Description:
A computed fold for a 347-nucleotide part of an RNA from a metagenome, annotated as small-subunit ribosomal RNA, central domain. The full RNA is in RNAcentral, with records from SILVA.
Context: one part of a larger RNA
RNA sequence: CUGGGCGUAAAGCGCGCGUAGGCGGCUUUGCAAGUCAGAGGUGAAAGGCCUGGGCUUAACCCGGGAGUGGCCUUUGAGACUGCGAGGCUUGAGAGUGGGAGAGGAUGGUGGAAUUCCCAGUGUAGAGGUGAAAUUCGUAGAUAUUGGGAAGAACACCGGUUGCGAAGGCGGCCAUCUGGCCCACCACUGACGCUGAAGCGCGAAAGCGUGGGGAGCAAACAGGAUUAGAUACCCUGGUAGUCCACGCCAUAAACGAUGAGUGCUAGCUGUUGGGGGGAAUACCCUCAGUGACGCCGCUAACGCAUUAAGCACUCCGCCUGGGGAGUACGGCCGCAAGGUUAAAACUC
Numbered sequence: 001c002u003g004g005g006c007g008u009a010a011a012g013c014g015c016g017c018g019u020a021g022g023c024g025g026c027u028u029u030g031c032a033a034g035u036c037a038g039a040g041g042u043g044a045a046a047g048g049c050c051u052g053g054g055c056u057u058a059a060c061c062c063g064g065g066a067g068u069g070g071c072c073u074u075u076g077a078g079a080c081u082g083c084g085a086g087g088c089u090u091g092a093g094a095g096u097g098g099g100a101g102a103g104g105a106u107g108g109u110g111g112a113a114u115u116c117c118c119a120g121u122g123u124a125g126a127g128g129u130g131a132a133a134u135u136c137g138u139a140g141a142u143a144u145u146g147g148g149a150a151g152a153a154c155a156c157c158g159g160u161u162g163c164g165a166a167g168g169c170g171g172c173c174a175u176c177u178g179g180c181c182c183a184c185c186a187c188u189g190a191c192g193c194u195g196a197a198g199c200g201c202g203a204a205a206g207c208g209u210g211g212g213g214a215g216c217a218a219a220c221a222g223g224a225u226u227a228g229a230u231a232c233c234c235u236g237g238u239a240g241u242c243c244a245c246g247c248c249a250u251a252a253a254c255g256a257u258g259a260g261u262g263c264u265a266g267c268u269g270u271u272g273g274g275g276g277g278a279a280u281a282c283c284c285u286c287a288g289u290g291a292c293g294c295c296g297c298u299a300a301c302g303c304a305u306u307a308a309g310c311a312c313u314c315c316g317c318c319u320g321g322g323g324a325g326u327a328c329g330g331c332c333g334c335a336a337g338g339u340u341a342a343a344a345c346u347c
Base pairs, nucleotide, nucleotide: 003319004318005317006316007301008300012315014201015200016199017198021194022193023192025088026087027086028085029084030083031082033081034080035077036076037075038074039073040072041071042070049065050064051063052062053061054060091191092188093187095184096183097182098181099180103177104176105175106174107173108172109171110154114150115149116148117147118146119145120144121143125136126135162169163168206247207246208245209244210243211242215241216240220236221235222234223233258314259313260312261311262310263309266292268290269289270288271287272286273285274284275283276282296303297302320347321346322345329340330339331338332337
């Protein structure tokens, strides 16, 4: 430099914002850099290739020809790309009016349950299991009634419901706030897509400082089970789980499916709008979200207008298994470790 690929075989960065770069709608006109055509110059010789010849042949040697990625000059063409100037509205974005929502942040607040504390009733058990025991209980447990405290999570509604870029988000109320959808389009006029770097967000666990600690519960202890049982079961139980601030940056971060645009049979459900209709019926339509199913694709499974179909643009990634996501070095981190990432050797 190039081929083939990336749902499950190796392979889509966890997700976003965005710099450079790459790519870019319809139309008029100019230029002529790319592009195309003609001409000229150059591309040394030797070698290689084709052809002819000379040594008896060959090697070797001699002649001729073709070829030579290309580069330069010049004349012209003007479709496409590019550059300049102008116009347009379909892409994109604004405007007005509506709409749905567990989207985010902060503050407040509610009931059920659990545990604990106090008091009453009450008496011998309770608890737990396959069966037991450890455990709790005559210093009055369990059960039950009243009162109080605390922390955490929000039953029903709840739904292949909704929202969010992803991680994720669920009692109720208020404040602040992001995005999305629909209708009408009179505004701007390509302002767009992607995105190496970079920056930000990023479950759980873990770390630092300070709080908090009801329940649960790594570690740990005990009881069982067992040949053993550093487990599964049981009784306890500390970090942690919760809050604030600051780190960490990983995951089966999954749709194992990057983003954007256009096109390509249907059928059925559902969420949020809009329109028609007298209407809760029914029909049409836009955006989302499911099931099924042609063409096509696929190694098959399957995918199938939410594509894994048909195309284009841009990015990321793969290149036999092990060694190894390891070593070394760099960068990041308080640490744990993360990230970038080999080789020998071996099959």